A computed fold for a 73-nucleotide RNA from a Planctomycetota bacterium, annotated as transfer RNA. Rfam family: tRNA. The same sequence occurs in records of 3 taxa. The sequence is in RNAcentral, with records from ENA. The organism belongs to Planctomycetota, within Bacteria. The coordinates come from a structure-prediction model, not an experiment, and the mean pLDDT is 81.
[in-house]
RNA sequence: GCGGCUGUAGCUCAAAGGAUAGAGCGUGGGACUCCGGAUCCCAAGGUUGGAGGUUCGAUUCCUCUCAGCCGCA
Numbered sequence: 001g002c003g004g005c006u007g008u009a010g011c012u013c014a015a016a017g018g019a020u021a022g023a024g025c026g027u028g029g030g031a032c033u034c035c036g037g038a039u040c041c042c043a044a045g046g047u048u049g050g051a052g053g054u055u056c057g058a059u060u061c062c063u064c065u066c067a068g069c070c071g072c073a
Base pairs, nucleotide, nucleotide: 001072002071003070004069005068006067007066010025011024012023013022018056027043028042029041030040031039049065050064051063052062053061
């Protein structure tokens, strides 16, 4: 330099054009307990890496760009 894959909550991952972006773990609160753990209930937490485009509508499709990984040279 060229090509490919990945990027979504603190972490691991879903959602593959449609209405308010979800789950598990973790975190906070509550129930239970002498206290804690386990278990159960509730809650908070997201500019979907960034910018632009297509569309009535984009996490999803297109272009550029950034970061990480892999391969080729």